[in-house]
This is a predicted complex of two RNAs, RNase P RNA and transfer RNA, with 438 nucleotides together.
RNA sequence: UGGAGUGGGCGAGGCGGUUGCUCCCGCUUCUCCAAAGGAGGAGUAGGGGAGGAAAGUCCGGACUCCGCAGGGCAGGAUGGCCGCUAACGGCGGCUCUGGGCGACCGGGGGAAAGUGCCACAGAAAACAUACCGCCCGCGAGGGUAAGGGUGAAAAGGCGAGGUAAGAGCUCACCGCUCCGAUGGUGACAUCGGAGGCAGGGCAAACCCCAUCCGGAGCAAGGCCAAACGAGCCCCACAUGGGAUGGCCCGUCCCGGGGCGGGUCGGCCGCUCGUCCCCGCGAGCAAUCGCGGGGCCAGACAAAUAACCGCCCCCGCCGCUUCGGCGCGCGGGAACAGAAUCCGGCUUAUGUCCCGCUCCAGCCG
RNA sequence: GUGCCUGUAGCUCAGCUGGAUAGAGCGACGGCCUCCGGAGCCGUAGGUCGCAGGUUCGAAUCCUGUCAGGCACG
Numbered sequence: 001u002g003g004a005g006u007g008g009g010c011g012a013g014g015c016g017g018u019u020g021c022u023c024c025c026g027c028u029u030c031u032c033c034a035a036a037g038g039a040g041g042a043g044u045a046g047g048g049g050a051g052g053a054a055a056g057u058c059c060g061g062a063c064u065c066c067g068c069a070g071g072g073c074a075g076g077a078u079g080g081c082c083g084c085u086a087a088c089g090g091c092g093g094c095u096c097u098g099g100g101c102g103a104c105c106g107g108g109g110g111a112a113a114g115u116g117c118c119a120c121a122g123a124a125a126a127c128a129u130a131c132c133g134c135c136c137g138c139g140a141g142g143g144u145a146a147g148g149g150u151g152a153a154a155a156g157g158c159g160a161g162g163u164a165a166g167a168g169c170u171c172a173c174c175g176c177u178c179c180g181a182u183g184g185u186g187a188c189a190u191c192g193g194a195g196g197c198a199g200g201g202c203a204a205a206c207c208c209c210a211u212c213c214g215g216a217g218c219a220a221g222g223c224c225a226a227a228c229g230a231g232c233c234c235c236a237c238a239u240g241g242g243a244u245g246g247c248c249c250g251u252c253c254c255g256g257g258g259c260g261g262g263u264c265g266g267c268c269g270c271u272c273g274u275c276c277c278c279g280c281g282a283g284c285a286a287u288c289g290c291g292g293g294g295c296c297a298g299a300c301a302a303a304u305a306a307c308c309g310c311c312c313c314c315g316c317c318g319c320u321u322c323g324g325c326g327c328g329c330g331g332g333a334a335c336a337g338a339a340u341c342c343g344g345c346u347u348a349u350g351u352c353c354c355g356c357u358c359c360a361g362c363c364g
Numbered sequence: 365g366u367g368c369c370u371g372u373a374g375c376u377c378a379g380c381u382g383g384a385u386a387g388a389g390c391g392a393c394g395g396c397c398u399c400c401g402g403a404g405c406c407g408u409a410g411g412u413c414g415c416a417g418g419u420u421c422g423a424a425u426c427c428u429g430u431c432a433g434g435c436a437c438g
Stems, first nucleotide, its partner, number of pairs: 001360009010350001013311007021049004026044008051335001055346002058344005063217004075213005080094005095108005109208002114206002116202003131148002133144004156174002159171003175197001176195008221268004231259005240254005275294008312332005317326003365437007374390004383421001392408005414430005
């Protein structure tokens, strides 16, 4: 210098002002019910006002209601080991294995419990078998699994001995299985011994094993409660009430009150919470402990916006004494937008910013 | 807030208990027929199987994630 890997941060540049919207709190004033007091409207000082993903709704919890002696079936999820956590399918460390020159990245129970599948090719696709070949034999037939051939996959690999030809038939090395010792909390690792080899793959096929999961979701759930109609109770059934009208007559119309419910609607739930920031300590880390400080949207068709000034950055233009200068022009983005709240995962996004590491080339 | 379905040729759909050339109808194009067109007959082309990764010898089909569209319920 180029390429690559990995981790983290920020997210409408900064400061100030004006006009608006929404919430909280204080004050002033008005209206209503009024015993204190309460409810509502208007104005105004002050304060708060989207996100890293608010998204997808893929997991896990808090919270609320229903159900529940205890256990099981069904169904679903997870799957090396240890730890973290309220919990998790998340995170951290370690271990085995696959990929990469490397930094680094991906994967993880069981195939000697049973069932099933393995096209085509091939003798045979799994309680094995023999097409060519090799050997014995005149032949029929027998032996063999070394070599050829098929396939993704064919009953340990390679070498030597051995043999009629061959073969773990025998031996050395490697691999495998079992046992033991040592280290480790453990997965596992290392070492030693024994066994001639146990007998293909697929469980993201059914299945088996272990662990976990009761159901529903803030439209949860609770409080107040209109009109019309239905229901129940009480009191009245007339010398009563209402309309018309200035009043009377006349005409016309008519029972009154209460209860429970939970619709329209309103209120609570609602935002202080497993919260945020700083420092110290424990731990490799995830994370945890202690101390101090802080209050940080709560709307309901859904507010969080618009404009101006100065500074900063970038591009273009002009001038230049090549150092720069200019009240010259333009730009300062993308994805997206709370709706009960948290912890994760995933996805979308910017010619943004900063670390650490690896490889290659060149120079010293 | 929940539950579920679909994505395959230009269009509408098969195939989805894995098996090697992914098909059908309509449409497009070319030829025959006709004076010309239509109909008819013959033939041809056209496919990242929504996308990415994985399992497997092998994936449209199985698994995981994701994107887009649609339906239903309270």
The coordinates come from a structure-prediction model, not an experiment, and the mean pLDDT is 79.
Rfam match: Bacterial RNase P class A. It is annotated as a ribozyme. Rfam's curators write: Ribonuclease P (RNase P) is a ubiquitous endoribonuclease, found in archaea, bacteria and eukarya as well as chloroplasts and mitochondria. Clan: RNaseP clan.